[in-house]
């Protein structure tokens, strides 16, 4: 720091997704140790049990328990034991009293401000603590405990009788205290303990004095607390108005204290678009997390503040509470109960249940730190210190180290060679951190008690404080940290991923299944994407996943975005608030700037250090803390204010142009209608028709009349207006612009949220009007249908007046204003200058076009900006859902405006590019049409195919481009198919091992359909060594055979895994490249343009210049002549002759087959651009590529072929291999294709007669002769061929017959008899003869071939082949036409251009209803909850107020009584509760509604091309 994903590709827009960091986490797999941290985020749900706040005997009366001492008694001499007693002592239960239970600890429900944060302020209190001043005199009456009696189950009481105090109450005294009318008035206290003490007093206890701690009043401080102000601190306007103690005043009350805090009266205010009120959500902060930063998110642990303590209310006590472990009341819940009544509050620490994805021990200790009480010892302390559990996080360490190639074994892969795991292991040599065992062992301890010494307060040697010293007491953690020793590699590695993003690849399995997936997307038989394995990558005691936050995201843009077409300029103007504003001078100092001061808690983060072996962690110092406040200063800019200016703005004056607006009046043309005239049969309308009108007289035509609406020509990217919009003429009224003058005002300006007005068409209301046009509607057509397009009619409406509506693709898809920034050229309207004038020049304001710079994603814009800047407003933030729902406002309604969410998709959209396509355009070509000739489609037959059938009818080919195709030849074979029978190393190949001389082979015989299975006379071969004279023997090897094993074999599958070959577009003229240039880029240019050609053929032009594959040419055949050559060819001349080039001879000719030539628009004329070329002509055998062939660019169709061959993978292996016999490929209701033969006289039959070319021939062609009607047979010359044979060419020509008919046409079919091939002719061959003699009389819709030696027609040959189903195919020659005006149309193709929503490319894309399933939502008679407002009822506790009567110790009074107090009662307020009525919100709901998503459903075809009626917007 970016990346993936929209497209065939591109750029830009835009969303979605990923890589990073983080967490109080959870889940999955795994798990060695330690340190430091953290640990109910959910039910502020309910809680068993234990503990969490007590302490003081130096305040008090005392003595229940324990202990000590004393006394008495019993046992006993005593010690001792026991019993009783004694507050005498240590102490102490309960009680009175004091202090503390307002701290500490928990939680975050409530609270959007009585909170918090920062900074200020004045009208306050403050126990304990500190300092200072002063005081502490003298009395009194009670009461608990206790005792007696007594109620109750209990909780808890009641009555009577005693008693104490630092408890309580007067009196006295008192200040710098309080009040005050300024004279006065009022207001305190407590004593106790320890120790010491000279005098004095007292019988004594003691009094008394001193010290310490305590008490009272006052002042000050410190600490803590209360109150007020400002700013900051969430969302919603689909919450816009709220408020009655409300805002203020006066006077009271009240409080510690200011205040409507409360009350009486008076005034009518106060708050609010700078967001009041209402509603939803939420504890706030230091901080935490992320970020480059600005920001965003968050508020666990630690720290500060606040709030709360089952829910709600209330006060009491107190320095402090409206009180977590206090009180009272109400409510819910739980528990106890004797049913009468009581008790309780873990959001303290543990713990339990429940909830939940999820969060720990009913631990130890007060040793340390801190707190409460106490004089102290000390007691209490779930605060705290520690430990336990948990990988929850951060940090550290370890699971060994070195060496070790035979690169072991095993695994995996393999091209079978090897590679990899891999120095990894083993082996060898070492080490011992951590862990285990044993031993040792700091620091955390500072202090307290006691004794002594010194010092200080003191009268003091008492006592207290401080310092020193001796001694003693005290460690939960803890088997601490740490150290030493021993043994021993011993006890310790996983998780995720490996298609791209994104580091890491192979095999097997699976076969759109199972599954994966963060996005794009993988999986349909060769998956690097699923599952497993091997290998690899990453991190590592962890690793992944999920959830969440920030980042990336400049994707809400302050830093730092946009709005012509991508989302986005309000329809237009006026104008309020607000924002903003020309030039000069002075003043001021709010903003701004500088300096200084205060604050900004600590912790955190940063820098420099320090301590734990390091780190995390802990810790010292520093810097920082954007901010707020206060003071002083500066004065440029902004603000405020004063004065003055004229360039902005406005006024004035006299002018110009104009469909600017509105009123009144007037004219002509046309349409329709009315009444007439003339006139007669049609008119009208369409693609064609019909409906319609017309003999009751239309249409047409003539003149006359009526009515309404609109204003031709002029008329123009001309004018005016803010926009909508405005068009005949005349005339009143009226708005604005413009140029000129420079007289006046003196910044008066710009913009403009709300607001107000205007606002096309359609539509609505009321009243008129209505000629034409015309929704709806009726009819006629079209059509599969046609609720449309077309036609005939026709009502609202269109018009006028008045009132609504308020929207349009209201568009320049471009807000308003101001300034600046090259030009050129039109046009509208003014002005000035010059000129005699024509006219020229200058400058202004509108409106167009082109264009530089600049800008833009591109297209484009370009002084009328979409350029460069400023000001203000409006609007946008992925597509769909949706401009929908709900709510509000407006409207008579239609509806308008404001305006979501759930859910769903990974795109939707813009501009441009290349293609493809168009019932778009232009140019051009082709037997493409047209013009012709002949066919097919009808018949019969043949062949092929589909279908059907079958045991099998083997397989493939399927629009053109399958269908007489593979097959140039299925009776067996072929043959792949079926049935049946055999066989298993095999019919065929290679290798290894073993065996085998009577071995291999094998006549014959047996069974059998054959294959095969048996039997089997006969019967081998090669090489070498050794022995042998030799014959031969022996051993080994080769070959063969047998056996076993590797393997063979497969026309089994996949042509969508492939090679090769082929078809097709198409012999169409195209397809590309290098360099350069243009473009951000895809791409373009070249290759387009003007001509021309069969041709991207050539010429010219041109930001292109060249080149390649194609075209053409080179190659073959053919057409002309020449040269060479002359057998088997030929024969002009000569000779011979059996008259046959037969022979001699010759090579002239034909021919044969080799060579060279010839044609190039070369020549002439014309046209053309002086070109390319075209047209005509000459010459020539041939003329403009002479004719034909071979030759097929880049590519397309996943075209065809695994059955020619080759080949990957898969499959079969006593079978899907192989052998054999028979059958099948030949079936037959039918359909299609290709052919043959015909339907006849341009013909058939018969007779005669003529002329080819090219081929083939040895298991062959076969002359001739003979036989047969014939197919053919017998015999057989010649010939491996320019020699012989096939071999007769046929149409043609000559003659004759038939005479238009199912025939003397046609030949199918069938019968009989034969011939030939072959092992074999039945299924299933061809041919011959005789007989038979079917359909068919020229073929519907439709469709095919062909442009010259062509079509048509005629025969000949060959391949394959024993024969042949060949009427096929491939060649060959004979005879031999017609037509082409032309390119409108059909088909195919090429180039250019245009549109596109197509790119699998129109056989494309795509819309809506309906049907089915699922999902979320809206409405809905209602029903059930929750919140909240309001009115009323009831009214607990309690404070406050009142109070006749009742009760009462302290004070007064001789007394009566008083003062004062209390209970009770009454009243105001008042929680919960109740009733009624609003409002907000949640759940549920029969039924209804649209929306979204789904597999190949139904109906049509609306849009995209002129989408076949251009499309779209508003409205009905």
């Nucleotide at each position: 720091a970016g990346a993936g994903u929209u497209u065939g590709a591109u750029c830009a827009u835009g969303g979605c997704u990923c890589a990073g960091a983080u967490u109080g986490a959870a889940c999955g797999c795994u798990g060695g140790c330690g340190g430091c941290a953290g640990g109910c985020c959910u039910a502020a749900u309910a809680c068993a049990u234990g503990c969490a706040a007590g302490u003081c005997g130096a305040a008090c009366g005392g003595u229940a328990a324990c202990a000590u001492g004393g006394a008495a008694g019993u046992a006993g001499c005593a010690a001792u034991a026991c019993u009783u007693u004694u507050g005498a002592u240590g102490a102490c239960g309960a009680g009175u009293g004091g202090c503390g239970g307002a701290c500490g600890g928990g939680u975050g429900a409530g609270u959007a401000a009585u909170a918090u944060u920062u900074g200020g302020g004045a009208a306050u209190c403050u126990a304990c603590c500190u300092a200072u001043c002063a005081g502490a005199g003298g009395g009194g009456g009670a009461u608990a405990g206790c005792a007696a009696c007594u109620g109750g189950a209990a909780a808890c009481g009641g009555u009577u009788g005693a008693u104490a105090a630092g408890a309580c109450c007067g009196c006295g005294u008192a200040c710098g205290c309080u009040c005050u009318g300024a004279g006065g008035a009022g207001g305190a206290a407590a004593g106790u303990a320890a120790u010491g003490g000279g005098a004095u007093c007292g019988c004594a206890a003691g009094a008394c004095c001193a010290u310490u701690a305590g008490c009272u009043g006052a002042u000050a401080g410190a600490u803590g607390a209360g109150c007020c102000c400002a700013a900051a601190c969430g969302g919603g306007a689909u919450u816009a108005g709220c408020u009655a103690g409300u805002a203020g005043g006066c006077g009271g009350g009240g409080u510690a204290a200011g205040a409507g805090c409360c009350c009486a009266c008076c005034u009518a205010g106060g708050c609010g678009a700078c967001g009041a009120u209402c509603u939803c959500u939420a504890g706030c902060u230091g901080g935490u997390u992320u970020u480059a930063g600005c920001g965003g998110a968050u508020g666990a642990u630690c720290a500060g503040c606040c709030a709360c303590a089952u829910u709600g209310g209330a006060a009491c006590u107190g320095a402090g509470a409206c009180a977590c472990g206090g009180u009272c009341c109400a409510a819910a819940c739980u528990c106890c109960u004797a049913c009468g009544g009581g008790a309780g509050g873990c959001a303290g620490c543990a713990g339990u249940a429940g909830g939940g994805a999820a969060u720990a021990u009913u631990g130890c200790a007060c040793a340390a730190u801190g707190g409460a009480g106490g004089g102290a010892a000390c007691u209490c302390u779930g605060a705290u210190g520690c430990a336990g559990c948990c990988a929850u996080g951060c940090c550290g360490c370890g699971u060994g180290u070195g060496u070790g190639a035979a690169g072991a074994a095993g695994g995996c892969c393999u091209u079978c060679g090897g590679g990899u795991u891999g120095u990894a292991a083993a082996g060898c040599a070492c080490u011992u951190u951590a862990g285990u065992u044993u031993u040792c062992g700091a620091g955390a301890a500072a202090g307290g008690g006691u004794g002594c010494u010194g010092u200080u307060c003191u009268a003091a040697u008492a006592g207290g404080g401080c310092a020193g010293u001796a001694u003693u007491c005290a460690g939960a953690u803890g088997u601490u940290a740490g150290a030493a020793a021993a043994a021993g590699a011993a006890u310790a590695a996983g998780u995720a991923c490996c298609g791209g993003c994104a580091a890491a690849c192979u095999c097997c399995g699976u076969g759109c299944c199972a599954g994966c997936a963060g996005c794009c997307g993988c999986g349909g038989u060769a998956a690097u994407a699923c599952g497993g394995a091997g290998g690899g990558u990453a991190c590592g005691a962890g690793c992944g996943u999920u959830a969440a936050u920030c980042g990336g995201a400049a994707u809400g843009a302050c830093u730092g975005g946009g709005c012509g077409u991508a989302a986005a300029g309000g329809g237009c103007a006026c104008g309020u608030a607000g924002g903003u504003g020309g030039a000069u001078a002075g003043a001021u100092a709010a903003g701004u700037c500088a300096c200084a001061a205060g604050u900004g808690a600590a912790a955190u983060a940063c820098c420099c250090g320090g301590g734990c072996u390091u780190a995390a962690c802990c810790u010292g110092g520093g810097a920082u803390u954007g901010g707020c406040u206060c003071g002083u200063g500066a004065a440029a800019c902004u603000g405020u204010u004063u004065a003055a200016c004229u360039a902005g703005a406005g006024u004035a004056c006299g002018g110009u142009a104009g469909a600017g607006g509105g009123g009144a009046g007037u004219a002509g043309a046309a349409u329709u209608c009315c009444a007439a005239g003339u006139g007669u049969a049609g008119c009208g309308g369409u693609g064609a028709a019909a409906u319609g009108c017309g003999u009751a007289g239309a249409u047409a035509u003539u003149g006359g009349g009526a009515a309404g609406a609109a204003c031709a020509u002029c008329g123009g990217u001309g004018g005016c207006g803010a926009a909508g919009g405005c068009g005949a003429c005349u005339u009143g009224c009226u708005g604005g612009c413009c140029a000129g003058u420079a007289a006046c005002u003196g910044a008066c300006g710009c913009u403009g949220a709300g607001g107000u007005g205007c606002g096309a068409a359609a539509g609505c209301c009321a009243g008129g009007g209505u000629a034409g046009c015309a929704a709806a509607c009726g009819g006629g057509a079209u059509u599969a249908g046609a609720u449309a397009c077309c036609c005939c009619g026709g009502u609202a409406g269109u018009c006028c007046u008045g009132g609504c509506c308020g929207u349009a693709a209201a568009c320049g898809a471009u807000g308003a204003a101001u300034g600046c920034u090259a030009g050129g050229u039109g046009u509208g309207c003014g002005u000035g200058c010059a000129g005699a004038g024509a006219u020229g020049c200058a400058g202004g304001u509108g409106u167009g076009c082109c264009g530089c710079a600049g800008u833009u994603a591109a297209c484009g814009c370009g002084a009328u900006a979409a350029g460069c800047a400023u000001u203000c407003c409006g609007c946008c933030u992925g597509g769909g859902g949706a401009g929908u729902a709900c709510g509000g406002u407006c409207g008579c309604a239609a509806g308008a405006u404001u305006g979501a969410a759930a859910c769903u998709c990974a795109a939707a959209g813009g501009a441009a590019u290349u293609g493809a396509c168009g019932g778009g355009g232009g140019c051009c070509c082709g037997c493409a049409c047209a013009a012709g000739c002949g066919g097919u489609g009808g018949a019969g037959c043949a062949c092929g195919u589909g279908g059907u059938u079958u045991a099998a009818u083997u397989c493939g080919a399927u629009g053109c481009a399958a269908a007489c195709c593979g097959a140039a030849g299925a009776a067996c074979c072929u043959u792949a198919c079926c049935u049946g029978g055999g066989u298993u190393u095999g019919a065929c190949a290679u290798g290894u091992a073993a065996g085998u001389g009577g071995u291999a082979g094998g006549a014959g015989c047996u069974g059998g359909a054959a294959a095969c299975a048996g039997u089997g006379a006969c019967g081998a071969a090669u090489c070498u060594g050794c022995c042998g004279c030799a014959a031969g023997g022996u051993a080994g090897a080769u070959a063969g055979c047998u056996u076993a094993c590797a393997c063979a074999g497969g026309u089994g599958c996949u042509g969508c895994a492939u090679g090769g070959c082929u078809g097709u577009c198409g012999u169409c003229a195209g397809c590309u490249c290098g360099u350069g240039u243009c473009g951000u880029g895809a791409g373009a240019u070249g290759u387009u343009g003007g001509g021309u050609u069969a041709a991207g053929u050539c010429c010219c032009g041109c930001a292109a210049c060249g080149a390649g594959c194609g075209c053409a040419a080179c190659c073959c055949c053919u057409g002309c002549g020449g040269c060479u050559a002359g057998u088997u060819g030929c024969c002009a001349u000569c000779a011979a002759u059996a008259c046959g080039g037969u022979u001699g001879g010759g090579c002239a000719c034909u021919c044969u087959a080799g060579c060279a030539g010839g044609a190039c628009u070369g020549c002439c004329a014309u046209c053309g651009a002086c070109a390319a070329g075209a047209u005509g002509g000459a010459g020539g055998a041939a003329g403009g590529u002479g004719g034909g062939g071979a030759c097929g660019a880049c590519g397309u169709c996943a075209a065809g072929u695994c059955a020619u061959c080759a080949u990957g993978g898969c499959c079969c292996u006593u079978a899907u291999g192989u052998c054999c016999a028979g059958g099948g490929c030949g079936a037959c209701a039918c359909a299609c294709g290709u052919g043959c033969u015909a339907c006849a006289a341009u013909g058939g039959g018969c007779g005669g007669u003529a002329c080819a070319g090219a081929g083939g021939g040895a298991a062959g062609c076969g002359a001739g002769a003979c036989a047969g009607u014939g197919a053919u047979g017998u015999u057989g010359a010649g010939c491996g061929g320019a020699u012989c044979c096939c071999g007769a060419a046929a149409a043609g020509c000559c003659g004759u017959u038939c005479u238009c008919a199912g025939u003397u046409c046609g030949g199918a079919u069938u019968g009989a008899a034969g011939u030939c091939u072959g092992c074999a002719a039945u299924u299933c061959g061809a041919c011959u003869u005789c007989a038979u003699g079917a359909a068919g009389c020229u073929g519907g819709a439709a469709u095919c071939g062909c442009u010259a030696g062509u079509a048509a027609u005629c025969g000949c040959a060959g391949a394959u082949c024993a024969g042949c189903c060949a009427a096929g195919c491939u060649g060959c020659g004979g005879u031999g036409a017609a037509u082409c005006c032309g390119u409108u149309c059909c088909c195919g193709g090429g180039c250019c251009u245009u549109g596109u929503a197509c790119a699998c490319a129109c056989c494309g894309c795509c819309c809506g209803u309906c049907a089915c399933a699922c999902c979320a939502c809206c409405c809905g008679a209602g029903c059930c909850g929750g919140g909240u407002g309001u009115a009323c009822c009831c009214g607990a506790a309690g404070c406050c107020g009142g109070u006749g009567g009742c009760c009462u110790a302290a004070c007064c009074g001789c007394a009566a009584g008083g003062a004062a107090g209390g209970a009770g009662c009454c009243g105001u307020c008042g929680a919960a509760g109740g009733u009624g009525u609003g409002u907000c919100u949640g759940g549920u709901g029969a039924g209804g509604g649209g929306g979204g998503u789904g597999a190949a459903g139904u109906c049509g075809u609306a849009a995209c091309a002129a989408g076949g009626u251009a499309g779209c917007c508003g409205u009905a």
Description: This is a predicted structure of a 1516-nucleotide RNA (small-subunit ribosomal RNA) from an uncultured rumen bacterium. Model confidence (mean pLDDT): 84 of 100. It matches the Rfam family "Bacterial small subunit ribosomal RNA". Rfam links the family to the GO terms structural constituent of ribosome and ribosome.